[in-house]
RNA sequence: AAUAGCUUAGUGGUCUGAGCACUUGACUGGCAAUCAAGAGGUGCGAGGUUCGAUUCCCGCUU
Repeated sequence: AAUAGCUUAGUGGUCUGAGCACUUGACUGGCAAUCAAGAGGUGCGAGGUUCGAUUCCCGCUU
């Protein structure tokens, strides 16, 4: 240090966002581009603190 397939932002509560990629639709003769919508998430712990942990603490893994 570990958050979406990749690169990453952020937070003690509510909808955890973004870019690229992906899916569907519109557009097109077709593709691309563009537009609209969608899916996809906090390494593991029946450890601790707390009313509440992805966030703080501890252990483990890499």
The RNA shown here (transfer RNA) has 62 nucleotides and comes from Chironomus riparius. The coordinates come from a structure-prediction model, not an experiment, and the mean pLDDT is 81. RNAcentral holds the sequence, with entries from Rfam. Its Rfam family is "tRNA". Rfam classes the family as a transfer RNA.